A computed fold for a 65-nucleotide RNA from a marine eukaryotic metagenome, annotated as transfer RNA. Its Rfam family is "tRNA". Rfam's curators write: Transfer RNA (tRNA) molecules are approximately 80 nucleotides in length. The family's RNA type in Rfam is transfer RNA.
[in-house]
C1' cells in the first nucleotide's frame, strides 16, 4: 500500500442490502439435463467514534494478499 458485503465470485463510495452462480419448491419433458417462475439465505470481518442516518466518512484492532 490494497482487499473483508449470502454458501461461491463479486456490485453497492450517506437515505430500505442487492446480481450471477449454487440450494429448495413450482411449470417444462417419457426421464434426466436445459430453460422458465418463485422461494429462502446477510448483525456488511470486530469494537469505538462522526452525522437525524453509516456498508459507504474517521480511529484502533483482526485476517489475506
Nucleotide at each position: 500500500c490494497a482487499u473483508g458485503u449470502a454458501g461461491c465470485u463479486c456490485a453497492g463510495u450517506g437515505g430500505u442490502a442487492g446480481a450471477g452462480c449454487a440450494g429448495g419448491c413450482g411449470c417444462c419433458u417419457u426421464g434426466u439435463a436445459a430453460g422458465c417462475g418463485u422461494c429462502a439465505g446477510g448483525u456488511c470481518g470486530g469494537a469505538g467514534g462522526u452525522u437525524c442516518g453509516a456498508a459507504u466518512c474517521c480511529u484502533c484492532u483482526c485476517g489475506u494478499g